[in-house]
A computed fold for a 72-nucleotide RNA from a bacterium, annotated as transfer RNA. Its mean pLDDT, the model's own confidence on a scale to 100, is 81. Its Rfam family is "tRNA". Gene Ontology term of the family: triplet codon-amino acid adaptor activity. The sequence was found in a public genome assembly.

Order: sequence, then C1' cells, then structure tokens
RNA sequence: GUGGUCGUAGCUCAAUGGUAGAGCACCGGGUUGUGGUCCCGGCGGUUGUGGGUUCGAGCCCCAUCGACCACC
Repeated sequence: GUGGUCGUAGCUCAAUGGUAGAGCACCGGGUUGUGGUCCCGGCGGUUGUGGGUUCGAGCCCCAUCGACCACC
C1' cells in the first nucleotide's frame, strides 16, 4: 500500500430497517450475629467519529479513526 473482520452500559456480549437489551459489576432493601450466598428493586448508552439513503438506521451506502488478520 491492497483486501477482510471488529468497534454498542464500568466489563463480557445480544439486538431480522420499527420502544437499544441480558449477564457480571455498582447502589438500595430483605435474609444473616457479621460477611458471603440467595431474593426483590434501582442506577446506568452521543451504538468509535462525520456525512448519505429512508416515514424511520445499531442494522443499508460513503468517508474517516482505532484494534486485529491476510497479502504485498
């Protein structure tokens, strides 16, 4: 340099163009002599960035940034 995969909550990951979710973590409560386990509830998002298509985009298209892989 060329091609490809990935980027979503603090972490690990979902989501067929139609309300962005789960587990863990964190906070509060219950249970317990205390802690842990367990149970109930809650907090949490500029979907890497900038544009385009569409009534509607995490999803489709273009560019760009970063990580990784292959080729040169």